This is a predicted structure of a 386-nucleotide RNA (Bacterial RNase P class A) from a Candidatus Geothermincolales bacterium.
Lineage of the source: Bacteria > Bacillati > Actinomycetota > Candidatus Geothermincolia > Candidatus Geothermincolales.
Rfam family: Bacterial RNase P class A. Rfam describes the family as follows. Ribonuclease P (RNase P) is a ubiquitous endoribonuclease, found in archaea, bacteria and eukarya as well as chloroplasts and mitochondria. It is annotated as a ribozyme.
A source record names the gene rnpB.
The model forms 97% of the base pairs in the Rfam consensus.
The sequence is in RNAcentral, with records from ENA.

Formats: sequence, structure tokens, C1' cells
RNA sequence: AGAGCCAGCCGGGUGGUCGCGGGCGGGACUGCGGUCCCGUUCGAGGAAAGUCCGGACUCCACAGGGCCGGGAGCUGGGUAACUCCCAGGCGGGGUGACCCGACGGAAAGUGCCACAGAAAGGGAAACCGCCCGCCGGUGCUUCAACGCAUGCGGUACCGGUGAGCAAGGGUGAAAAGGUGGGGUAAGAGCCCACCAGCGGUCCCGGUGACGGGACCGGCUAGGUAAACCCCUCCCGGAGCAAGGCAAAUAGGAGCCGAUGCUGUGGCCCGCAGCACGCGAGGCUCGGGUAGGCCGCUCGAGGCCGCCGGCAACGGCGGUCCCAGAUGGAUGACCACCACCCGGUGAGAACCGGGUACAGAAUCCGGCUUACAGGUUGGCUCUCUCC
Repeated sequence: AGAGCCAGCCGGGUGGUCGCGGGCGGGACUGCGGUCCCGUUCGAGGAAAGUCCGGACUCCACAGGGCCGGGAGCUGGGUAACUCCCAGGCGGGGUGACCCGACGGAAAGUGCCACAGAAAGGGAAACCGCCCGCCGGUGCUUCAACGCAUGCGGUACCGGUGAGCAAGGGUGAAAAGGUGGGGUAAGAGCCCACCAGCGGUCCCGGUGACGGGACCGGCUAGGUAAACCCCUCCCGGAGCAAGGCAAAUAGGAGCCGAUGCUGUGGCCCGCAGCACGCGAGGCUCGGGUAGGCCGCUCGAGGCCGCCGGCAACGGCGGUCCCAGAUGGAUGACCACCACCCGGUGAGAACCGGGUACAGAAUCCGGCUUACAGGUUGGCUCUCUCC
């Protein structure tokens, strides 16, 4: 210098004018519900978003058992909790910094594996091939025979048939360890040596996942579980339109209705409440409010410092108060500056345009996704120079 990797931060600034919502203080009016004015103070985000996880909180009496269902799935730690985070192990990718991984089980069972291929899982199957027996044919040949022919036998090839093999060829992403030797009719872990894998026992290191080593067993059994399934662990339901207070309306009409209904939620049990035909309760119609107040924003809170920890994070001390709207405020304009683009110009400069993604709605911790531009720190590779 070029190319990259990782982690983090900012995401327009200053001033002025006007406007909107909340709190506090003051004033005016009032039908006492509130309305308006003035002053002061506060007023979106790193994602407020998607609503995908996890909690707090609230109600369902308690949140109990089982089935169904859903979720998680290497180890250790962090946390209120998590499918999140940190540190590590293993596997994969990259020259490297580093990145990625639903990362339990395929010798419990079932299913699937396109095309090609004989065969896609069973230790099955056999297209070419190898080997053996039998039958037929052809050639050659030994013996018997003087010779030829014939017959018997042998041998080679061809065809058929029966059995064996899985070494070689062929198909395929994948055909059931590899190499060499022995062995055999031909072959084969059939046997042996070495190598690779798997399993078992033991030793060493580590909290552990796991790593290293020794010995033994021919054990060599394909892949797929983001296919069913099996194993271990976890999960009650609904959600701030939760829920509560005060009001308003007609507690009206019809139908159904009993071991039943409701809480109760996909089902069963349990538990609790109500009820008993003068009828609990359910459904439909009709009606009231579609509004007020609380919940509501001080919180697993922010910042700073010290300490513990590799880190995530935790502890202690100090300091700060930081939106609470409800047809839903958080904005608009002007000036200067910053950055980017275009034009003019020799230049200084001038003119015009632009500055992303988006926007609270009970709150918090995460994940994911979107994002103009700027910026900080650490690291890697290549080339060059000293």
C1' cells in the first nucleotide's frame, strides 16, 4: 500500500419563532364534570418494528394427577427466566484473522433412498464374469485295432441345465472396510500381518463435554430422526381489550333444561361453588355503556467509581429521575454549520438538490429483520521499502 476478519459507538449540531401532549405553580370563567390563559419543567429508538422466544404483573379457589399436545436436546457457567449470553469440547469451512453447526439415539421397531442398476438393506441379490457337476454338439488326442471307420475314455471350445462365489467388470452420491500374503474348484475376514473404523476393559489429564495411551474382540452392521419413532428434561390456561372502582340499562321476552351446570382451558379425573322442577343453568332476541377513573410507569432502572471473575455477569458505594398519549402529543419554518451528489468556474467560491430505517401504547431481558452516512479499537494475509 492492497485485500480482509472481529468487537463497539454515533446516527445530524447550534440559535431563533410558532405549535402539540404530560407534571408542577398561578390566574380567569363555570352548568363544578371541566374549559381557557401565563410561567416553568419533561417529551421516541437502536431498532420503539416483526410479535418469534423468555419472564414480571393480573385473573381463573389451589395450579393437583393422567392422556393428548407443544418445546428443549455436547459440557461448564451466567441469569428472574430463556430456544438468550459467556467460556470451552467435538465436527465442518477458510492460507489466515475468524466463521458456521436442531451437536441425544440409525446393533428397539417402521418407513423412504430419484435416475441408473441384477440388487438400495437383507448381511439379501447375481447382469457380465469365475468355478464345479450333468446333458448335447464340434475339434483334437491316448489306448484297444494292421489301417480306416465306429465305440469307450481324456481334453479344449460352444450351447443348455443344476449348484457354488462375490475376487474382477459394469451401474450409482452410496453396493458393505483397505493393502499384501496364505488358502480354495473358484472365491470370500475364511485365516494372518499392518492400517482405518467400531465396541469393551484399564491407566493418565480435565469439574465436565472430551483428549492421550495400553490391551482385548474379526465386530466391519450404508444414509436419512428440520420422516414416524425411542430416550432424558421442561411446559396449567388466558392476557393491560389482563383486572378493579364508580356509573348506566328493563334485571324484559321466547326456547331448552337435570347428576346437571359453572369455574375449566383439547379430553378425563380430582377440587370448589350453585341447584333441585315453585327450577340452577344454557341458547336466542331485545336493551345499557362503546364513555370516566385506577391499573400507568421508580424499574431484574440509567450513569460513575472500586472490588471479584478469562468472560457473560455479580457485589458494594455514590449520584440521577428519564414520555405516559387514548381518533392517540413528541412537529413545522428560518439562519448558520457538517456530510453527500450534480452544475458553473483556472481557483477561491457560487447555485440547485439530498441526509437513511423507522416511530412508544403494561413493563423488562433476548432473538430476528430494516438502515443514508460517519467513526473508534484490535487482529490476519499478500506485496514493497528501510